[in-house]
RNA sequence: GGGGACGUGGCCGAAUGGGGAAGGCUCCAGCGCUGCAAGCUGAGGAUUGUGGGUUCGAGCCCCACCGUCUCCA
Numbered sequence: 001g002g003g004g005a006c007g008u009g010g011c012c013g014a015a016u017g018g019g020g021a022a023g024g025c026u027c028c029a030g031c032g033c034u035g036c037a038a039g040c041u042g043a044g045g046a047u048u049g050u051g052g053g054u055u056c057g058a059g060c061c062c063c064a065c066c067g068u069c070u071c072c073a
Base pairs, nucleotide, nucleotide: 001072002071003070004069005068006067007066010025011024012023019056028042029041030040031039049065050064051063052062053061
């Protein structure tokens, strides 16, 4: 330098035939206990890597860039 895959809450991770962004962990509050923990209940948290484009509508399609992994040279 060229090819491919990937990037989604604090962490992991689903939604890849365009139409309400799941779930788990952690954190917070409460219950629980003499106390701590386990366990149970509840609540909050995402402008989906960045910027554009297409579309009535984009996590999903297109372009550029950034980053990670990998293959070739």